Formats: sequence, C1' cells, structure tokens
RNA sequence: AAACUGGAUUGGCACACUUAUCGUGAGGUAAGGCCGCAAAGCCAUGGGUCUCUUAUUCCUGACGGAAUGAGAUCGCCAGGUUGCCGUG
Repeated sequence: AAACUGGAUUGGCACACUUAUCGUGAGGUAAGGCCGCAAAGCCAUGGGUCUCUUAUUCCUGACGGAAUGAGAUCGCCAGGUUGCCGUG
C1' cells in the first nucleotide's frame, strides 16, 4: 500500500412529515426535520417495484384487459466505481 474487518475519534448523509416549486404521474429540487445508514457517496448495467400517455399488436359484443414502448426508484437487491478514521 492492497484486501478483509470495524466505527472508539473527527466528521458525513438525511426516512417519514411540513412548506415552496417542477412534472400528466411515479417522483425530483430547495429549506426545515432527523427514522435510520459504515458507503443511505456516484452510476439505471442485471433483476424487482412503481408511473404514464402516445403509437402498434392481440383478446373482448362492449366496458375493458395484456404485451411492446417511454419514464421513476441507488434509503429494494445485486453489480461496477470512488472515498474518512482506526484495530488486527
């Protein structure tokens, strides 16, 4: 130094909720807030979950349903990548 392991110390982030704002929506951003988190830093690569209207296809007598598509979620899981302090 790396890897594994840990969070005493220094710190970090900020669930729900509230207000404002953007979005059709899921949800995002900012401020407050602080449930929790050793990556709850970053990435939508694989899966999961959620949203949607438009276009196409299929099913239905019709209402409607399904598939494809576009998007959201990294604090759902996995993977990739970059980090603080220290023990062994």

This is a predicted structure of an 88-nucleotide RNA (c-di-GMP-I riboswitch aptamer) from a Bacillota bacterium. The prediction has a mean pLDDT of 79. The model forms 95% of the base pairs in the Rfam consensus. Taxonomically the source falls in Bacillota (Bacteria, Bacillati). It was read from a public genome assembly, where an Rfam model found it.